[in-house]
Predicted 3D model of a 91-nucleotide RNA (Glycine riboswitch aptamer) from a Hyphomicrobiales bacterium. Its mean pLDDT, the model's own confidence on a scale to 100, is 78. The sequence was found by an Rfam model in a public genome assembly. Of the family's consensus pairs, 90% are formed in the model.
């Protein structure tokens, strides 16, 4: 000087799938909390694996399983796009 990965934060986009049944709390909308049945994958969790490596071992997905979480609406949401900050690879 050029500022790559990687992390944060802030705005914006962002699906799937019963407002389910009974029962009990709250004054009721709906909520919660037990029990049950039926789905969903894109918080996290786990698994196998194509590739990759420094190749003993290790890193691994939007695949798989649903342990969790979800399932009107808000919440939240992988991930994408802009911005700041950290950062400091590379010329």
């Nucleotide at each position: 000087a050029u500022g790559a990965a990687u992390c944060u934060u802030g705005c914006g986009g962002g699906a799937g799938a019963g407002a389910c049944c009974g029962g009990a709390u709250c004054a009721g909308c709906g909520a919660u909390c037990c029990g049950g049945c039926g789905c969903c994958g894109a918080a996290g969790g786990a698994g196998c694996a194509a590739c990759c490596g420094c190749c003993c071992c290790g890193g691994a997905a939007a695949c798989u399983c649903u342990c969790a979480g979800g399932c009107a609406a808000a919440c939240g949401g992988a991930c994408c796009g802009c911005a700041a900050a950290a950062g400091g690879a590379u010329g």